[in-house]
Molecule: TPP riboswitch aptamer (THI element)
Organism: Anaerolineae bacterium
RNA sequence: AUAAACCGCUGGGGGAGCUGGGAGAGCCCGGCUGAGAGGGUGACCCGACGAUGUCACCGACCCCUUGAACCUGACCUGGGUAAUGCUAGCGUAGGGAAGCGCAUUCUAAGUGGG
Numbered sequence: 001a002u003a004a005a006c007c008g009c010u011g012g013g014g015g016a017g018c019u020g021g022g023a024g025a026g027c028c029c030g031g032c033u034g035a036g037a038g039g040g041u042g043a044c045c046c047g048a049c050g051a052u053g054u055c056a057c058c059g060a061c062c063c064c065u066u067g068a069a070c071c072u073g074a075c076c077u078g079g080g081u082a083a084u085g086c087u088a089g090c091g092u093a094g095g096g097a098a099g100c101g102c103a104u105u106c107u108a109a110g111u112g113g114g
Stems, first nucleotide, its partner, number of pairs: 007101004011064004017032006023052001026045001039058006070095003076089004
């Protein structure tokens, strides 16, 4: 003097789809892909003329510029499926959220000098 990856801390970004059956009050049990397919609380809204939602906060998971986490193009194109971002293309496209891991002392090894 000693790199990167991994990891950790703090902060931030993001998505939660498709489908079968039952139930009937904002519910229950399954299937597909996936890291994850909305777990908890609250407010709002809808609703037996049939609702089964929206938002916020917390949690799980993934990602943070070395950025395909995720969004747009997209009611896109090829293939495939019971169906779906299921898969490939588009894609060197346009966007997209970061910083820190110190100081001091001791010990060991290496290198250089005396």